This is a predicted structure of a 484-nucleotide part of an RNA (small-subunit ribosomal RNA, 3' major domain) from an uncultured delta proteobacterium. The full RNA is in RNAcentral, with records from ENA, Greengenes and SILVA. The prediction has a mean pLDDT of 83.

Context: one part of a larger RNA
RNA sequence: UGGCGGGGGCCCGCACAAGCGGUGGAGCAUGUGGUUUAAUUCGAUGCAAAGCGAAGAACCUUACCAAGGCUUGACAUACUGGCUCAAGCUAAUGUGAAAGCAUUUUGUGUUGUAAGGCUUGCCUUACAUAGUCAGUACAGGUGCUGCAUGGCUGUCGUCAGCUCGUGCCGUGAGGUGUCCGGUUAAGUCCGGUAACGAGCGCAACCCCUAUGUUUAGUUGCCAGCACGUAAGGUGGGAACUCUAAAGAGACUGCCGGCGACAAGCCGGAGGAAGGCGGGGACGACGUCAAGUCAUCAUGGCCCUUAUGCCUUGGGCUACACACAUGCUACAAUGGCGGAUACAAUGGGUUGCCAAACUGUGAAGUGGAGCCAAUCCCAUCAAAGUCCGUCUCAGUUCGGAUUGCAGGCUGCAACUCGCCUGCAUGAAGUUGGAAUCGCUAGUAAUCGUGGAUCAGCACUGCCACGGUGAAUACGUUCCCGGGCC
Numbered sequence: 001u002g003g004c005g006g007g008g009g010c011c012c013g014c015a016c017a018a019g020c021g022g023u024g025g026a027g028c029a030u031g032u033g034g035u036u037u038a039a040u041u042c043g044a045u046g047c048a049a050a051g052c053g054a055a056g057a058a059c060c061u062u063a064c065c066a067a068g069g070c071u072u073g074a075c076a077u078a079c080u081g082g083c084u085c086a087a088g089c090u091a092a093u094g095u096g097a098a099a100g101c102a103u104u105u106u107g108u109g110u111u112g113u114a115a116g117g118c119u120u121g122c123c124u125u126a127c128a129u130a131g132u133c134a135g136u137a138c139a140g141g142u143g144c145u146g147c148a149u150g151g152c153u154g155u156c157g158u159c160a161g162c163u164c165g166u167g168c169c170g171u172g173a174g175g176u177g178u179c180c181g182g183u184u185a186a187g188u189c190c191g192g193u194a195a196c197g198a199g200c201g202c203a204a205c206c207c208c209u210a211u212g213u214u215u216a217g218u219u220g221c222c223a224g225c226a227c228g229u230a231a232g233g234u235g236g237g238a239a240c241u242c243u244a245a246a247g248a249g250a251c252u253g254c255c256g257g258c259g260a261c262a263a264g265c266c267g268g269a270g271g272a273a274g275g276c277g278g279g280g281a282c283g284a285c286g287u288c289a290a291g292u293c294a295u296c297a298u299g300g301c302c303c304u305u306a307u308g309c310c311u312u313g314g315g316c317u318a319c320a321c322a323c324a325u326g327c328u329a330c331a332a333u334g335g336c337g338g339a340u341a342c343a344a345u346g347g348g349u350u351g352c353c354a355a356a357c358u359g360u361g362a363a364g365u366g367g368a369g370c371c372a373a374u375c376c377c378a379u380c381a382a383a384g385u386c387c388g389u390c391u392c393a394g395u396u397c398g399g400a401u402u403g404c405a406g407g408c409u410g411c412a413a414c415u416c417g418c419c420u421g422c423a424u425g426a427a428g429u430u431g432g433a434a435u436c437g438c439u440a441g442u443a444a445u446c447g448u449g450g451a452u453c454a455g456c457a458c459u460g461c462c463a464c465g466g467u468g469a470a471u472a473c474g475u476u477c478c479c480g481g482g483c484c
Stems, first nucleotide, its partner, number of pairs: 008484006015475002019438005026328008034319002042053002064314007073138001077137008088108002092103004111128008140303002143301003149297002151292003154288001156286001161200006167176003179192004206280004211248001213246005221237002225235003251274001254268005330431001334390007346377003351370002356365003397428001402423007444467007
């Protein structure tokens, strides 16, 4: 000077408390440990690993294992020598699981420069270019080291801190400033003050959202007018909704009280919005030799007929068990049947796929429209509302598991895909100790879209809208943090 204290004071945070809903018990999904295995590739390991890298493991991916092959190599640049003539595209046979290896070589195609011959658009030769073979430099490595590194990232923490110049104090390390009194979400601001200033952070500037205005009016809109009704369908309109550009608006600006006449705090007015309006992006100096050599880059080390490369098949999907994150339930605020209402975000040409028809259905046939405010996914929802039924039961709850029959994608669904129909109907009657999330359009609940993607294990992730609560006395205690 820091750090730490079951020392003190002050102050924050879903930290506790007050509430609501869960996890921990069940079945299943996914990840991990462990075990097993020829292999179950590798990494991540308290918070800050474990639905994590992986926005999608049947082959591929793929790094792992077994077997079969290749050796200047699947890929790059250059050199030497031989052979062949473009290159490129395309074939055949044998063997084989394929890769490859061996042998014939079939068609198509005919580049540039120079010289020569001549039938002036052909031929020959050389070189270039290209291919192939042999050789040499080299390629290649998801091999090791994240404790050699760059870059990127997590975390404390969106916590309010971390520093510098000059001056002053101290022999010096260093202190002061950054402290004290108020105040704030904030080292935010005000006042005091041997300090005066400044920088990185805070805040603001950026984006979305909440309200008007102006401009614009198709593919969107339809108040009034006309036609017409299945439809804003048509004429028309530019009002409204909406779209998307500009600009306005909120600043403690106004009033009252409190306060040191300050900073500010409390209440009020007006206002769509009020004291940071709500949300996002944005993460100071640093900490954890935190994570990543498997995104990439890179020092060093190691392999070089193999630790490189190709292929077929298998594995990453195993299963006494343990943990983590989820989904579905245990039912009547419910299940089932019928009728009926209202969204937003998105995606679409190797694509989205309408009408109509077939099928109980997954789906098939079909082919209209759409490179999309036009058409389609998509009647664009579900919870909701109305009617009926079930009457507390392991049930008309619950749907695991299994059998049979089908559909789709794809060379190919055995290991190991998804979906449909019929049958089957397991555990489960609200979950011990313990533990998690959330303060408002939030929790809870309901469906919808997207990325990856042939298909899909997605109940994950990222977004979108619908319905829509309860509670906060307070800061003694638990946890984390800030200042003295």